[in-house]
Parts: sequence; structure tokens; C1' cells
RNA sequence: UUCGAGCUGUUAAUACGUAACGAUAUAAGUUCAAGAUUGGUUGAACGUCUCUACCAACUCCCUCUAAGAGUUGACUAUUGGAACGAAAUAUUAACUG
Repeated sequence: UUCGAGCUGUUAAUACGUAACGAUAUAAGUUCAAGAUUGGUUGAACGUCUCUACCAACUCCCUCUAAGAGUUGACUAUUGGAACGAAAUAUUAACUG
């Protein structure tokens, strides 16, 4: 001087947390049965590599007959990239000794 191993300290990144955004699931849906008109509801099943949920408001439409239609608005599960964030721990990298 170089290489390797170990110890120690510092810095950074990742793991971590928070909220938002995107994607997937599911269409906040379908089927069956019963039911209502001062109303348009209730139960069950299906639907998801999936837990949970499966409604609300407004408008239209129907007129005792049988059926509702449209618009707008979430939650939940998994995952992705970026952002912000404090201490400790772990891993990796660099540097000092």
C1' cells in the first nucleotide's frame, strides 16, 4: 500500500405508520318467493382466486293490475407507484476509527 474478516460510530435507503390516488372484485347487481298504492317493500339464493357489504336520496313511470326505470353518492378485501413522517429495531450500501 492492497485484499479479506470482525467490532464500533455516522449517514442514506428499505421494512414501519398516515392520508390521498390508481387497478382488480361487483354491476352497491341478478334470480326465485311473498308483499304494497298515505305505495313501489321483505326474505332466501347466486354473484368475487375474496372477508364484509349489497343500500340511500332525487326524478320519472305505473294506477289497484303487474312490474318498476334512470341519475348521483360509498364501504370492504387485495395490490401498485409516488408523497409526507418520529423514535427504536432489523437488513443493505458508503464512510471514519
A computed fold for a 97-nucleotide RNA, annotated as Purine riboswitch aptamer. Model confidence (mean pLDDT): 80 of 100. Its Rfam family is "Purine riboswitch aptamer". Gene Ontology term of the family: purine nucleobase biosynthetic process. The RNAcentral record of the sequence draws on Rfam.